[in-house]
This is a predicted structure of a 98-nucleotide RNA (THF (Tetrahydrofolate) riboswitch aptamer) from a sheep gut metagenome. The sequence is in RNAcentral, with records from MGnify.
RNA sequence: CAGAGUAGGAAGCCUUGCGUAAAGUGCCGUGCGGACGGGGAGUUGCCGUGCGGACGAAAAACGCGCUGCGUUUGCGGUAAGGCUUUCGCAUCCCGCUG
Numbered sequence: 001c002a003g004a005g006u007a008g009g010a011a012g013c014c015u016u017g018c019g020u021a022a023a024g025u026g027c028c029g030u031g032c033g034g035a036c037g038g039g040g041a042g043u044u045g046c047c048g049u050g051c052g053g054a055c056g057a058a059a060a061a062c063g064c065g066c067u068g069c070g071u072u073u074g075c076g077g078u079a080a081g082g083c084u085u086u087c088g089c090a091u092c093c094c095g096c097u098g
Stems, first nucleotide, its partner, number of pairs: 001098003008087010018076003027053008038094004059073006
């Protein structure tokens, strides 16, 4: 001098669920907790969670033993898991490879 590597984020596909009697997702405020390349430090950034607030979506067909249930097709900025691609240590010090 050059380079590698994490957590995690995003997109696509697949599987299994949940909701459609509206939960979930997303947004705002606030409290608490946690994580952040191999080591150390670590935020006003990230993640989880409690409480409060504003907003807000799509159902349909068929069957049955019909106040209901089941199946199928949809819908939801829906949940979990898998695969692929892509971005990527906030930052500081040290380390690793050439």
Rfam family: THF (Tetrahydrofolate) riboswitch aptamer. About the family: Tetrahydrofolate (THF) riboswitch was first reported for Ames et al. as an RNA motif in 5' untranslated (5'-UTR)regions of folate transport and biosynthesis genes in Firmicutes genomes. The literature on the family includes a 2014 paper in Chem Biol by Trausch and Batey, "A disconnect between high-affinity binding and efficient regulation by antifolates and purines in the tetrahydrofolate riboswitch". The family has 101 seed sequences and 747 matches in Rfam 15.1. Of the family's consensus pairs, 82% are formed in the model.